[in-house]
Description
c-di-GMP-I riboswitch aptamer from Fictibacillus arsenicus, 87 nucleotides, folded computationally. The prediction has a mean pLDDT of 82.
RNA sequence: UCGACGAAAGGGCAAACUUUUCGAAAGGGAAGGACGCAAAGCUACAGGGGCUAAGUCUUAUAAAAGAUAUUCCAGCCAGUUGCCGAA
Numbered sequence: 001u002c003g004a005c006g007a008a009a010g011g012g013c014a015a016a017c018u019u020u021u022c023g024a025a026a027g028g029g030a031a032g033g034a035c036g037c038a039a040a041g042c043u044a045c046a047g048g049g050g051c052u053a054a055g056u057c058u059u060a061u062a063a064a065a066g067a068u069a070u071u072c073c074a075g076c077c078a079g080u081u082g083c084c085g086a087a
Stems, first nucleotide, its partner, number of pairs: 005085002012037002017032006035075001041080003047077002049073002055068005
């Protein structure tokens, strides 16, 4: 130095839940809060996967049902950048 790995130190992030707010929903923002995380940093048409279904299409007398992302998820995998240094 590279690969693998995760002891220590210093710092970092923040699940569920609660309040509030945006949204049709999934989900997002803010505040509180810590289950956890060595990438829980970043990347969401142009890798895979997953959630939702406003609108649209189909079926239906209707109620409703089915399909669909152009909405989302990076704390699912992946890609990419990257801190520290014991065994």
It was read from a public genome assembly, where an Rfam model found it. Its Rfam family is "c-di-GMP-I riboswitch aptamer". About the family: GEMM was predicted in a large-scale screen for bacterial structured RNA regulatory elements.